Predicted 3D model of a 73-nucleotide RNA (transfer RNA) from a Candidatus Wolfebacteria bacterium.
[in-house]
This record gives sequence, C1' cells and structure tokens, in this order.
RNA sequence: CCGCCCAUAGCUCAGUUGGCAGAGCAGCGGUCUCUUAAACCGACGGUCGAAGGUUCGAAUCCUUCUGGGCGGA
Repeated sequence: CCGCCCAUAGCUCAGUUGGCAGAGCAGCGGUCUCUUAAACCGACGGUCGAAGGUUCGAAUCCUUCUGGGCGGA
C1' cells in the first nucleotide's frame, strides 16, 4: 500500500429479502427460607462505533472516517 471480517445493554452475543431493538449472564427489587445459597417472578438497562447519503421509513443499503482482527505485497 491492497483485500476481507468485526463494532448492537455492564459482559457474551442474536437480530437478512429495510417496517415496534432482543436473549443469556451480571447488577437491582420481590417470593420462598430461621439465615445464606439455589430455584422462581418482576422491573430496569441502548442516541445499534462516528459523520454524511438514499428512502415515507435504516442496526440493516451506499460513501468516508475511527478502533480491533486476518491475509497478501
């Protein structure tokens, strides 16, 4: 220098022909228990890496950039 992949909740990750942003774990509250743990129930938690573009509508499509990984020269 060139190519490819990844970035979504505190963590690990789903989310495809564009149409309400989700699960598990952690943390919080509750039930149960003499108490703790376990089990069960509930709520909370996100400007989907950044900036633009397309579109009635973008996590999703296009462009550039940032960070990480892999390969080639």

The sequence is in RNAcentral, with records from ENA. The source organism's lineage runs through Bacteria, Bacteria candidate phyla and Candidatus Wolfeibacteriota. Its Rfam family is "tRNA". Rfam describes the family as follows. Transfer RNA (tRNA) molecules are approximately 80 nucleotides in length. Gene Ontology term of the family: triplet codon-amino acid adaptor activity. It is annotated as a transfer RNA.